RNA sequence: GGGCCUGUGGCGCAGUCGGUAGCGCACCUGCUCGGCAGGCAGGAGGUGCCCGGUUCGAAUCCGGGUAGGUCCA
Numbered sequence: 001g002g003g004c005c006u007g008u009g010g011c012g013c014a015g016u017c018g019g020u021a022g023c024g025c026a027c028c029u030g031c032u033c034g035g036c037a038g039g040c041a042g043g044a045g046g047u048g049c050c051c052g053g054u055u056c057g058a059a060u061c062c063g064g065g066u067a068g069g070u071c072c073a
Stems, first nucleotide, its partner, number of pairs: 001072007010025004019056001027043006049065005
């Protein structure tokens, strides 16, 4: 320098046919318990790596960047 893959709540991930984002853990509140843990019920938290484009509508498609991984040189 070039090819490919990846970048989604605090962490790990799903969503691959464009229809407006979900799961587990963690966190908060209440109940349960003598208390803790555990269990149960509820809740908060993401403008989706950045910019632009296409579209009525984009995490998803297109272009350019950027960071990491990997292969080649």